[in-house]
RNA sequence: GGGGCCGUAGCUCAGCUGGGAGAGCGGUACGUUCGCAACGUACAGGUCGGGAGUUCGAAUCUCCUCGGCUCCA
Repeated sequence: GGGGCCGUAGCUCAGCUGGGAGAGCGGUACGUUCGCAACGUACAGGUCGGGAGUUCGAAUCUCCUCGGCUCCA
């Protein structure tokens, strides 16, 4: 320098054929308990790596770009 894959909540990840942004764990509050743990309920938590384009509509399609892993040279 070139090719491929990955980037979504604090962590690990899902998200189909473009239309609801989600799960588990973790956090906070409450309930149960003498208390802890465990369990249950509720809540908070997101520029979907960044920018542009296409579209009525983009996490999803296209282009550019940043970071990580990997292969070739």
Predicted 3D model of a 73-nucleotide RNA (transfer RNA) from a Candidatus Zhuqueibacterota bacterium. It was read from a public genome assembly. Its mean pLDDT, the model's own confidence on a scale to 100, is 81. Rfam family: tRNA. The family's RNA type in Rfam is transfer RNA.